RNA sequence: CCGCACUAGGUGGGGAGUUAGCGGUGCCCUGAACUUGCAAUCCGCUCUAGCAAGACCGAAUUCCCGCCCUAGGCUUCUUUUUUCAGUGUAUGGCGCUGGUAAGCGGCGUUGAGAAAUGGGCCCUGUGCAACAUAGCGCUAUGAACCCUGUCAGGUCCUGACGGAAGCAGCAGUAAGUAGAUAGCUAUGUGUGCCGCAGAGCAGUCUGUUUUGAGCUGGCUGCCAGAAUUCCUGCUGGGAGAAGCUGUCGAAGGUGGGUGUGCGG
Numbered sequence: 001c002c003g004c005a006c007u008a009g010g011u012g013g014g015g016a017g018u019u020a021g022c023g024g025u026g027c028c029c030u031g032a033a034c035u036u037g038c039a040a041u042c043c044g045c046u047c048u049a050g051c052a053a054g055a056c057c058g059a060a061u062u063c064c065c066g067c068c069c070u071a072g073g074c075u076u077c078u079u080u081u082u083u084c085a086g087u088g089u090a091u092g093g094c095g096c097u098g099g100u101a102a103g104c105g106g107c108g109u110u111g112a113g114a115a116a117u118g119g120g121c122c123c124u125g126u127g128c129a130a131c132a133u134a135g136c137g138c139u140a141u142g143a144a145c146c147c148u149g150u151c152a153g154g155u156c157c158u159g160a161c162g163g164a165a166g167c168a169g170c171a172g173u174a175a176g177u178a179g180a181u182a183g184c185u186a187u188g189u190g191u192g193c194c195g196c197a198g199a200g201c202a203g204u205c206u207g208u209u210u211u212g213a214g215c216u217g218g219c220u221g222c223c224a225g226a227a228u229u230c231c232u233g234c235u236g237g238g239a240g241a242a243g244c245u246g247u248c249g250a251a252g253g254u255g256g257g258u259g260u261g262c263g264g
Base pairs, nucleotide, nucleotide: 001264002263003262004261005260006259009057010056011055012030013029014028015027020046021045022044023043024042034054035053036052037051038050063257064256065255066254067253068252072248073247074246077243078242079241080240081239082238083237084236085235086234087233090232092231093230096225097224098223099222100221102220103219104218105216106215107214113211114210115209116208117207118206119205120204121203123198124197125196126195127194128192129191130189131188132187133186134185135184136183138179139178140177141176147172148171149170150169155164156163157162
């Protein structure tokens, strides 16, 4: 150095959590690395640290040790995103109320503002006009008979003379119907302020007179007050991202170490 047979050992590991501690089942990360039974109100052990049984590999690229790298987990601190709850005067913002009049604007010597005076809009009383209705007056029409006048014809009375009633027609008229200018009367009103008088003057319009340059608060600004969780802020919680500190650390890489027996 090679071959054969064994043994030590290996047949996944890690994180958090649980635990007096160590493992396991369960969760998570890696990864490809036997089987069965037990096991979270847990199961089995005792610093040698799963227990029990079976199978495979087997002194090596597979076992042991050190170093490097580093997935991932946990942790300290910082920054930041998002979400939930709360907070009204939080020296905030958006809006609201009041004030001011610095700027803008509007009005103003064709007279701001102030003052005096009269009248109207409003009220009451009384008249007038208009309008509406009704009546009277005017015109037309309008009664077979129960309206009038005249009454042809005809009827009645009379010896005659004459008389009586009276239909139709005609004329007029009553009740009624219709019309038209517009005359008179009566009643009335969300008509008109036309006249007279009284009451009132808070507001508004208008006229006259005195004085003579401001008035307004629409927008911006400024001040004050109250309110609101809509935004921002603040407080507290949840979820996430990035970086830093510490810790554990798989896989990988690298270096070193490590049996027994027989035979060649």
Molecule: Bacterial large signal recognition particle RNA
Organism: Christensenellaceae bacterium 44-20